A computed fold for a 74-nucleotide RNA from a Candidatus Staskawiczbacteria bacterium, annotated as transfer RNA. Rfam family: tRNA. By type it is a transfer RNA. Taxonomically the source falls in Candidatus Staskawicziibacteriota (Bacteria, Bacteria candidate phyla). RNAcentral holds the sequence, with entries from ENA.
């Protein structure tokens, strides 16, 4: 260089054919239980959806570059 996939919470992922406040698990904080811990149970906090632009009444989702990452061809 060309193709194909992929980027969403601290990690690991979901979100059909656009339709409405962005979610689970694990880990974080607090609270309960205990002598104290662990485990369990309850709440709670945590997001520029990679960037930038388009469509469109509404975009994590479609379109278009770029950026990066993993595959394959040469």
């Nucleotide at each position: 260089g060309c193709c194909g996939c992929g980027a969403u919470a601290g990690c690991u992922c979901a979100g059909g054919u656009a339709g409405c406040u962005a979610g689970a698990g694990c880990a974080c904080a607090g609270c309960u239980c205990u002598g104290a811990a662990a485990a369990a149970g309850c709440u709670g906090g945590g997001g520029u959806g990679a960037u930038c632009a388009g469509u469109g009444c509404a975009a994590g989702u479609c379109u278009g570059a770029u950026u990066c990452g993993c595959g394959g061809c040469a």